[in-house]
Context: one part of a larger RNA
């Protein structure tokens, strides 16, 4: 390299876009690179192979023939790839009409609850806990009522319900903006799929600058437990958690399942649409497209399961694995402020 695989044994890139690069739908006419056939030429001897012969034999050695799968010239075919040209219209795209959205950004607003201040009432406990005990409290708490202030998250609705490429997104209202599905079958006419390097996006924690601070809560202090508790309980508490601009680029970034097309029983919920028949009623039933569960047959699977949202049949394309342990270490190179990331071994061992 051939091969053989990545749901859970090693293995799918966190996710997107597109550059090269591979691969690409139906028809017709060229063309002869690619491919196939012919023919000549060349592909030293020697060896290896066949066949006959020489050393009594065999090793060894002669002779001859095959083979040298290869490359160059020519001469032809013309399906398929490939170029070039014409044509289509299912694939892709556009257009016109409708549809659902926690899709994104920016602005303003709205209760509830927590906490804190002021002020009334009130009075001797509050608070915690397995039990306490640190704490708070007669300088009047707790508990209640009125009033104010401030930050943060948005209770029911809510739903294996929706939206997004992921990451993820939930009060309410403008304003901006991003993608989806369905209907129509009007346009263009393969413009198409994947994607190395790149590019951008990437919980949550950290990090720099500066705002802001309720509640929570690492660090830390106390107080309980204990044989000891640098812990689980408790009472406190700073960073942080929140906004703004920059940075980090990692996660069980998980469906632990990479795209994209194609075909392969079904039953049954559910969103969202078109559409037909029905009804008093967009009621109820059928059809269909797109999503999104749960069950199942072939088939597949080491099982466990997966099963039209495939892990089943197939094809194109990337990315990745190659006993455990050393090690995601070292050493280099690149990114970073910095914490670190990315790349990514050997020795020894077993």
């Nucleotide at each position: 390299c051939u091969g053989g695989g990545c749901g859970u044994a090693a293995a799918g890139g966190g996710c997107g876009u597109g550059u090269a690069g591979g691969c690409g739908g139906c028809u017709u006419g060229g063309u002869c690179a690619g491919u196939c056939a012919g023919a000549u030429g060349u592909g030293a001897a020697a060896g290896c192979c066949c066949a006959c012969g020489g050393c009594u034999u065999a090793a060894c050695c002669g002779u001859g023939g095959a083979a040298c799968u290869g490359c160059a010239u020519u001469u032809g075919a013309a399906a398929c790839u490939g170029c070039c040209g014409g044509g289509c219209u299912u694939g892709a795209g556009u257009a016109u009409g409708a549809g659902a959205u926690g899709g994104g950004g920016u602005a303003g607003u709205g209760g509830a609850a927590u906490u804190c201040c002021c002020a009334g009432u009130g009075u001797a406990g509050c608070g915690g806990u397995g039990a306490a005990a640190u704490g708070c409290g007669u300088a009047g708490a707790u508990a209640u009522u009125g009033g104010g202030a401030a930050g943060a998250a948005c209770a029911c609705c809510a739903g294996u319900a929706g939206c997004g490429a992921a990451g993820g997104c939930g009060g309410c209202u403008a304003c901006c903006u991003g993608g989806c599905u369905c209907a129509u079958c009007a346009c263009u006419g393969a413009c198409g799929c994947u994607a190395a390097u790149g590019c951008g996006c990437g919980a949550a924690a950290g990090c720099g600058c500066g705002g802001g601070g309720a509640g929570c809560a690492a660090a830390c202090a106390g107080g309980a437990u204990u044989a000891g508790a640098u812990a689980c309980c408790c009472u406190g508490g700073u960073a942080g958690u929140c906004c703004g601009c920059g940075u980090c680029g990692u996660a069980a970034a998980c469906g632990a399942u990479g795209g994209a097309u194609a075909c392969u029983a079904g039953a049954u919920g559910u969103u969202g649409g078109u559409u037909u028949c029905u009804u008093u009623a967009u009621u109820g039933a059928g059809a269909u497209c797109a999503g999104u569960g749960u069950c199942g047959c072939a088939g597949c699977u080491a099982a466990c399961g997966c099963a039209u949202u495939a892990a089943g049949u197939a094809u194109c394309c990337c990315g990745c694995c190659u006993g455990g342990g050393g090690a995601g270490u070292a050493c280099g190179a690149u990114c970073g402020c910095a914490a670190g990331g990315u790349u990514g071994a050997a020795a020894c061992u077993c």
Small-subunit ribosomal RNA, central domain from a metagenome, 350 nucleotides, folded computationally. The full RNA is in RNAcentral, with records from SILVA.